[in-house]
């Protein structure tokens, strides 16, 4: 280099939740916190899932409330990229 991840060591990450913090939300970030994780390390490119601030629809006197909708969100949904630690052969 490839391919695997039984074992073991160096080390990494960080669900759920609190607390702060940003966003309309979904979520996101920091700091505590460990459910797991061999790519839970990058990328939203294909689907997929969440959200609906602006749009559009429909209401109605007027506002609410409802419906659709990503140009937000998620890589710890799954798949495609691209980069790595250690060990075995």
């Nucleotide at each position: 280099a490839c391919u695997a991840g039984c074992u073991a060591a160096a080390g990494g990450c960080a669900a759920a939740u609190c607390u702060g913090u940003u966003g309309a939300a979904a979520a996101g970030c920091a700091g505590g916190g460990a459910c797991g994780c061999a790519a839970a390390g990058c990328u939203a490119c294909g689907g997929g899932u969440c959200u609906a601030a602006g749009g559009g629809c429909a209401g109605g006197g007027a506002a609410a409330c409802g419906c659709c909708u990503a140009a937000g969100a998620u890589c710890g949904c799954c798949g495609g990229g691209c980069c790595g630690c250690c060990u075995a052969u």